[in-house]
Context: one part of a larger RNA
Parts: sequence; structure tokens; C1' cells
RNA sequence: GGAUGAACGCCAGCGGCAGGCCUAAUACAUGCAAGUCGAACGCGAUUAGAGAGCUUGCUCUUUAUGAAAGUGGCGCACGGGUGCGUAACGCGUAUGCAAUCUACCUUAAUCAGGGGGAUAGCCCGGAGAAAUCCGGAUUAAUACCGCAUAACAUAAUUGAAUGGCAUCAUUUAAUUAUCAAACAUUUAUGGGAUUAAGAUGAGCAUGCGUGACAUUAGUUAGUUGGUAAGGUAACGGCUUACCAAGACUACGAUGUCUAGGGGAUCUGAGAGGAUGACCCCCCACACUGGUACUGAGACACGGACCAGACUCCUACGGGAGGCAGCAGUAAGGAAUAUUGGUCAAUGGGCGGAAGCCUGAACCAGCCAUGCCGCGUGCAGGAAGACGGCCCUAUGGGUUGUAAACUGCUUUUAUUCGGGAAUAAACCUUUCUACGUGUAGGAAGCUGAAUGUACCGAAGGAAUAAGGAUCGGCUAACUCCGUGCCAGCAGCCGCGGUAAUACGGAGGAUCCAAGCGUUAUCC
Repeated sequence: GGAUGAACGCCAGCGGCAGGCCUAAUACAUGCAAGUCGAACGCGAUUAGAGAGCUUGCUCUUUAUGAAAGUGGCGCACGGGUGCGUAACGCGUAUGCAAUCUACCUUAAUCAGGGGGAUAGCCCGGAGAAAUCCGGAUUAAUACCGCAUAACAUAAUUGAAUGGCAUCAUUUAAUUAUCAAACAUUUAUGGGAUUAAGAUGAGCAUGCGUGACAUUAGUUAGUUGGUAAGGUAACGGCUUACCAAGACUACGAUGUCUAGGGGAUCUGAGAGGAUGACCCCCCACACUGGUACUGAGACACGGACCAGACUCCUACGGGAGGCAGCAGUAAGGAAUAUUGGUCAAUGGGCGGAAGCCUGAACCAGCCAUGCCGCGUGCAGGAAGACGGCCCUAUGGGUUGUAAACUGCUUUUAUUCGGGAAUAAACCUUUCUACGUGUAGGAAGCUGAAUGUACCGAAGGAAUAAGGAUCGGCUAACUCCGUGCCAGCAGCCGCGGUAAUACGGAGGAUCCAAGCGUUAUCC
């Protein structure tokens, strides 16, 4: 000098764009953050209309409406948070899988025949303070289970051909064995099964790189390898049995301490050094530890089970909970914001669609935390006025064109008036071209931010300057007070009676809505 997720002191006019618990991965009141589909299914509360019965305000029938809960499907593995752990194939980079899977989506081929038994809900009964649980009867499905059909599927055996660095791979022929399905409807469509391929996502393996300490020198028994079996989507001591005795290490094993990694960021001429907030990619975690279930995908933040610590409810028998989601509270701390608005846009989930949900997101609020921009007026004006706890060789000098005064302007602030873009689609209706699923045009519907930005008018210099420093480094000097005192200080050093270094004043210098101090990095 530059930089910061900064803090503190003094001061403070406005706008734009960013950023905002670095500490206690401490504990959490309250609300919200993941639902959706009636075009899969049974049920059908309520309300309204009509009709009938009569007890005249009830019951029954029927039509429309379709609530709540339930079965089922898809989603909940995304999105959002945090950095505890991890020195590791975790990350980065370059490869490989002749060792793999992939819901939704796209393409292609083929198929969808015929049956069965339940169960939730509803109803009845029971237990309990509650959470909830038990029994009986009964009912549906795109829920569940057989049967049939089936190859370019899978597995096994045999034969042939081609290819590969190899374990082998691919193609082809034959035989045997095994495995599918679901329908709905408002008639527009939407779904179902199998196989092959694509796309996307994921898994696994390998080379190299990726902290400190040797005041850590030896470490290791599933340990290293083999055979066999099991397991997995898949290779593998991944697991087990048996066999062998190996494997790592001074090119730093093992141990201890520290730490998420990268793109990047800061600095520097560079080489480097430091950092890893915000944004993007990967990883890990979700009160602590463990376990699996479901599923295409999890060993699952707002799922389950077990154990533990803590908190809460209780009728003492037993139960409930997990903000490292968004707000917010307490605590800790030098220190970090609103219990706001909207799904209009972008995107996500479900749905044929309308649409519903979305603290993702977009906006608004707070904070000079940073960067950028603007303003606090401009021109003239010398009696060089007055006043200075200013100076003085008492003549004057300086503050100083500064003020007064004259003229001008009105950004900004204030008031009044006008007033956006972002936004047009999905969808519906109609028309046209082209020629069969697309394109174009027109109309309708739709706005959080927003009566905001922006524009215009009004009057009036009106609404707006501070902070640090002045011995040298280092731009800027005199007087008074003090008298090694009080004090200053980044270093050198100032102060003991003429202090440009302390305190005050006048003056000056540098920055400026900031200026200084502290901390940290280059």
C1' cells in the first nucleotide's frame, strides 16, 4: 500500500447493487417449510330442489352438490440447512467396468386371455386419562394371489463362426427349464406388461496429486494371498470354512495433533504466500450411537425400530418430542437482521387439464457491513468590515471572497399531479396456411413487488459535514497552560520553566458520509 462475512470510537443527507451467528453441531415456546390425484377404488357427511308420509317439523324416497377420513398410485432420496466427523480413492485430475444398476422421459417391436381369496373404511362391541389398542360382521380397486399365453428375455447343456492384451467377449443353431399385465373415462384421451436401444442419474475400480510432528520406528491375524461356498445391481476377505505365511515401512508405515476438498478469493511484477464467507461442483451429517424396512433410488433432516442423554404430558398404569429448513426465543459472544408479502415470474411435486402445494424462488423490512453513484450550491462581491482565550517588531498580519450584500440555479429532500416495463404463455374459443401434428395470427383470462421506479409542476439556498493528524519517517506551526508532574507513543523517542511531540486555542494538512483505532492475511 492492498484486503476483510469484521468489531469498537466519533460523526452521519440520499439512491443503486451486494452481504449479514466467523462464537455453543448449545437448548428450543409458537407458526409455517411436501404434498397431490375423484379420469384407480369403496363410502357418501352437509346443503339445496322435487315428491310422499304424517307426529306440522320430523321421517322416507329421489335429483344435484360432493366434506372428512380410508384403500391405492406417484412424490416425499429433489429442493433447503450445516461443516460435527473425515488426512481418506474424501476431493482434484486422467482413465477403466470383458464387473454394474437406472423410476419418470424418448425411440422401436410385441402383448393385454381367463379366474380367485381377502382387507382398510363404514357398522356393532370392548379396553384406556390420553396416545392408542383389541374382537366380531361386512365391502371395492390400476391393492393382493394363482392359471393361460411368450421371445431377439434369463439360466443350463451341446455345436459352429468372428474378435480381443488376458480372465474371455460377441454372433448364431438346437434342446430343456423359468418369468408378464389393468384398467379408467365427461369418448378428447390417459394409463398397463415384456424386450431392445437412447438419454439422465448413480455405483465400483485404478494411476498421479492433495496438512504438521521422527521429542511418533516399527505396524498388521480377516491381517496378505489362494481354493470353495455364500452375499451384492456388480468386482472384491465383502462374509465364512480350509490351506499357505504373508502384507506395509526411512520414497516415512503406524501413532498423535490439526483440517471438509475443489472451482475460486486476497495479495504479489512474477514465482509464491495466505484463505476456502457469499455463488457453483463433490463429500459428510441431521439430539448421540446402532439397525434394517419400503423403494428405481435411502440405510432416509421435517420415515420406522432399539439403546442413551435431555425436555414435556400423566388419572402414575403409561405416553410425546428432536429448527445444522424460514422467521423467532434463550444462552454464549467484540459481533451478525423480520415470528413480513406472493406463488405474478423462474423452477419443483402431483394431476389429462383446470388447478392444488412449494419459508425453493421472487419481493419487501432492518444494518454506512462493503462497493459504486449523487448532493450539501453557483457567479459576482474589498470598507480586505465586525469578531477571534489568533499572532505581532503595535506599523500590521491572518482567518478571508470567507461573510454581509447583489444576481442565478433547484439535483436531492418536501408537497401536488401523471404513471410503467418485467408478462405473456400454459388453458379455452375461433380462423388461416401447410399437410397430420406442428407452426402462425386474433380475442378472452391473469400482477406480489407497485400507485413503486420513472416523468412533470410548485416554492425556496431552502433539507444536508465530519473525522483524524500537524517532531522525523509523513502532507501540515504558532501562542498559552503544565514543569520527568499530568500525560503522549507504530518505531526513534517527547515532558526536569521559553515543549512545533503533553492539554487548550488560533491556523494548517489529508480524507470525506465517512474518518480513525483494533484484529487478521499478503
The part of an RNA shown here (small-subunit ribosomal RNA, 5' domain) has 522 nucleotides and comes from bacterium enrichment culture clone heteroC85_4W.
The full RNA is in RNAcentral, with records from ENA.
The coordinates come from a structure-prediction model, not an experiment, and the mean pLDDT is 82.